[in-house]
This is a predicted structure of a 532-nucleotide part of an RNA (small-subunit ribosomal RNA, 5' domain) from an uncultured bacterium. RNAcentral holds the full RNA, with entries from ENA, Greengenes and SILVA. Model confidence (mean pLDDT): 82 of 100.
Context: one part of a larger RNA
RNA sequence: GACGAACGCUGGCGGCGUGCCUAACACAUGCAAGUUGAGCGACGAACCAGGGCUUGCCCUGGGGCAAAGCAGCGAACGGGUGAGUAACACGUGGGUAACCUGCCCCGAUAACCGGGACAACCCGAGGAAACUCGGGCUAAUACCGGAUGUGCUCGCCGGACACGAGUCCGGUGCGUAAAGGAAGCUUCGGCCUCCGUAUCGGGAGGGGCCCGCGGCCCAUUAGUUAGUUGGUGAGGUAACGGCUCACCAAGACCGCGAUGGGUAGCUGGUCUGAGAGGACGAUCAGCCACACUGGGACUGAGACACGGCCCAGACUCCUACGGGAGGCAGCAGUGGGGAAUCUUGCGCAAUGCGCGAAAGCGUGACGCAGCAACGCCGCGUGGGGGAAGAAGGCCUUCGGGUUGUAAACCCCUUUCAGGAGGGACGAAGGUUCGGCGGUGAAUAGCCGCCCGAACUGACGGUACCUCCACAAGAAGCCCCGGCUAACUACGUGCCAGCAGCCGCGGUAAUACGUAGGGGGCUAGCGUUGUCC
Repeated sequence: GACGAACGCUGGCGGCGUGCCUAACACAUGCAAGUUGAGCGACGAACCAGGGCUUGCCCUGGGGCAAAGCAGCGAACGGGUGAGUAACACGUGGGUAACCUGCCCCGAUAACCGGGACAACCCGAGGAAACUCGGGCUAAUACCGGAUGUGCUCGCCGGACACGAGUCCGGUGCGUAAAGGAAGCUUCGGCCUCCGUAUCGGGAGGGGCCCGCGGCCCAUUAGUUAGUUGGUGAGGUAACGGCUCACCAAGACCGCGAUGGGUAGCUGGUCUGAGAGGACGAUCAGCCACACUGGGACUGAGACACGGCCCAGACUCCUACGGGAGGCAGCAGUGGGGAAUCUUGCGCAAUGCGCGAAAGCGUGACGCAGCAACGCCGCGUGGGGGAAGAAGGCCUUCGGGUUGUAAACCCCUUUCAGGAGGGACGAAGGUUCGGCGGUGAAUAGCCGCCCGAACUGACGGUACCUCCACAAGAAGCCCCGGCUAACUACGUGCCAGCAGCCGCGGUAAUACGUAGGGGGCUAGCGUUGUCC
């Protein structure tokens, strides 16, 4: 000098940050991932119209909320933690002719003909529950079969380029796709716009794999290794590869530190320092790993998946004892541990993300508020005048000195806090309606302009502004032997005590305790811990 600090004394206000470093200990409760009716079938309250009438119900038609179901996308992001990991985990620079890529953008081409189910629902059965089973009906952008093939995959033939397994072009054969929905017009044949679907090529962004180099300690760890090292073949993967397997060979690593042990997430950075260096890796950002412990796969473009599934284990809970349920290292919050670390708050108004054509819905991400002097920064606790100098305190050589312009008193100001009134920016945006332009056959739809109007703010009646009143409400902490700025008196008497080092205290202690005075810093001041 620094700190995610703690402890002691003290404490007025504001802004901006930061806040379980310990038990990756266990968790009550609520919330943290949904959305789409413009993919689908069904159910269907209010309300409207008509009818019946027993006069408050029933029937028919329209209308259409929420919950549930099928289906699609998302749930692999966002958020948390640092246990493990000394490793291609990270950083940096490369390689991939060994690879993948949903949504998005560009280009090319296509969407033809059929079929059978399963939920929901109805009926029945079992169970304490969780839930499960049987029978029957049904729709789709769900599922299946066939056709077509711009293309693509694979095989064969030819050519060009490369030379390392390859890349590209042409021909040929086998295989290989799809789904509809909404608005408008209609002569009811269809047309057209938009959103989607399929195949292929390219892009953007994202990822997988491989390699060079770099960054801890111990030799009181010296040898290690059998899928081990390499080959052939096969399997597997998006992909190379002992990744896996069969066979063959006997290799591979190591004093330039293998193997083993200890410790540890890595980095941008942070702290310190003139620098070189040293130490650290909270907050913010990138990457990695993990999600009660261990293992496993499924779905999917993507997971071996925090709020998904299965198995095993420990623990907790429910039970009718047959069987079931759960996983805060998400946000709050509880117990526990600890020197120690916050509210079971408000809002989706903004930013961002998911879904949706959109309106919109969701979002403990996020934006805000709350608590804490935990940190940094700013402000205040008044300003001017006022005596050869009150009183009181302390000291005294008893003359006086000092506290001290300090107070009183006079004049002035009113920041902040308090009271009253006004009152935002954050919304440049978004939505709806009207207007205009583009696309289009179109007064649909979609896209755009911003010309107009209305609506849209959690924070918040907050910031800010104006006014009102009164110096009024706001100072402490440590130190005074030397280092080190600051001295006297009394008490104590090697006692009580102090202390960072040297050292003080045994009867005049500037070193202990108190008082007066003084020094330092100041809403803080000291102490402790740690790093430089």